Context: one part of a larger RNA
RNA sequence: CUCCAGAUUAAGGAACUCGGCAAAUUGACCACGUAACUUCGGGAUAAGUGGGACCUAGCACCGAUAUAGCAAUAUAUUGAUUGAUCUAGGUUGCAAAGAAUAGGUUCGGGCGACUGUUUACCUAAAACACAAGUGCCUGCAAACUCGCAAGAGGAAGUAUAGGUGCUGACACCUGCCCAAUGCCAGAAGGUCAACGAAGGGGGUGAUCCCGCAAGGGUGAGCCUCUGACAUAAGCCCUGGUGAAUGGCGGCUGUAACUCUGACGGUCCUAAGGUAGCGUAACCCCUUGUCACAUAAUUAGUGACCUGCAUGAAAGGUGUAACGACUUGAACACUGUCUUAAUCUGGAAACCG
Numbered sequence: 001c002u003c004c005a006g007a008u009u010a011a012g013g014a015a016c017u018c019g020g021c022a023a024a025u026u027g028a029c030c031a032c033g034u035a036a037c038u039u040c041g042g043g044a045u046a047a048g049u050g051g052g053a054c055c056u057a058g059c060a061c062c063g064a065u066a067u068a069g070c071a072a073u074a075u076a077u078u079g080a081u082u083g084a085u086c087u088a089g090g091u092u093g094c095a096a097a098g099a100a101u102a103g104g105u106u107c108g109g110g111c112g113a114c115u116g117u118u119u120a121c122c123u124a125a126a127a128c129a130c131a132a133g134u135g136c137c138u139g140c141a142a143a144c145u146c147g148c149a150a151g152a153g154g155a156a157g158u159a160u161a162g163g164u165g166c167u168g169a170c171a172c173c174u175g176c177c178c179a180a181u182g183c184c185a186g187a188a189g190g191u192c193a194a195c196g197a198a199g200g201g202g203g204u205g206a207u208c209c210c211g212c213a214a215g216g217g218u219g220a221g222c223c224u225c226u227g228a229c230a231u232a233a234g235c236c237c238u239g240g241u242g243a244a245u246g247g248c249g250g251c252u253g254u255a256a257c258u259c260u261g262a263c264g265g266u267c268c269u270a271a272g273g274u275a276g277c278g279u280a281a282c283c284c285c286u287u288g289u290c291a292c293a294u295a296a297u298u299a300g301u302g303a304c305c306u307g308c309a310u311g312a313a314a315g316g317u318g319u320a321a322c323g324a325c326u327u328g329a330a331c332a333c334u335g336u337c338u339u340a341a342u343c344u345g346g347a348a349a350c351c352g
Stems, first nucleotide, its partner, number of pairs: 002347008011338002015336001020333001029051004037042001039169001053091006059083002062079007092096001104331007111323002116128002132167007144153003170318004175248003180245002182241005189236003196229001199226006208217003249267005276310001277307001288304005
């Protein structure tokens, strides 16, 4: 010199950096004071401002006595191991919460309402949960789950209960489509399995008859192929159902400058995206355009809408409070930096 831990620093004060990461600032107590917004509870320790040790006195407090009064009380006198607190004057130090412990603050956007939970050992979150909303199932020997069963849980419960799915406080809302897929209901018709089965075909062939014989006829039984008819659910079929899976168009003409198109035509569809929100955690083009903010901003906020490819419980839009969340800005503050210096303790290195 380097590294680790700690401390201080002129002037500047985020110029550092992906980013104020880290550090610094703030800090307990007492008093004053405290905005928008708000679900009226909060926000709030908002913000911001001031105070403190010791001495003396005052005043106050506590008590005692006396007088007046029925009493409450008033007045006067007086006491001290009262001095948290209050007022005034004074004393000392650089400094009085004298060390240590002890919020930095404000403004805006996103997401999630909140407290909570989570990847033990790389992710704490916008993920999960949640109260609440809603669909479906379940009438009790319940549905559902475990078990081959007996049986058990559900439940020593009974629809204000239990199971299960989705959404996720609250506020305002939650549009259209049942053609497809699913589910529910229906039962007239069509279709349709095994089993059954009249009948028919084939094989074999007992028995009996004819024949001298060879053989011919008869044809039960058995084996086998086929089979009218009969026959459940399901499917086809008829309806319903979206907080079920899901879906929610194109071309073209048109207003007295131009532009735009309230209006019209046409094709297709089950129906053509409503209210909202919108360059968004969603926008490819894109650093869209305008405004604000900066000397300067692909970031940020507010608007616009031409939504590649937003949209209503895979919820839509808002929202006070909350958040080791995320993003932008400001004040304060600082060795983050301009730009480096010094100190303390250790390590490393060197020598033994």